Source information
This is a predicted structure of a 74-nucleotide RNA (transfer RNA) from an uncultured Succinivibrionaceae bacterium. Model confidence (mean pLDDT): 81 of 100.
[in-house]
């Protein structure tokens, strides 16, 4: 210095070929159960979908560009 990959709730990931409102476990909160804890069980909450611009009637999904991590050449 080239090229490839990731990137979405605190945490690990899903999200089809663009189309209603952006999900899942686990964590938390809270309640049910218990003498009481834990486990079980239900409920709620939690998001600038890295940033930044462009295309489209419409973008987590595409195009330019940047960061940031991991990786191969060199």
């Nucleotide at each position: 210095g080239g090229c490839c990959c990731a990137u979405u709730a605190g945490c690990u990931c899903a999200g089809c070929c663009g189309g209603u409102u952006a999900g899942a476990g686990c964590a938390a909160a809270c309640g049910a159960c218990u003498c009481a804890u834990a486990a079980u069980c239900g409920u709620u909450g939690g998001g600038u979908c890295c940033c930044c611009a462009g295309u489209u009637c419409g973008a987590g999904c595409c195009u330019g560009g940047g960061a940031u991590g991991g990786g191969c050449c060199a």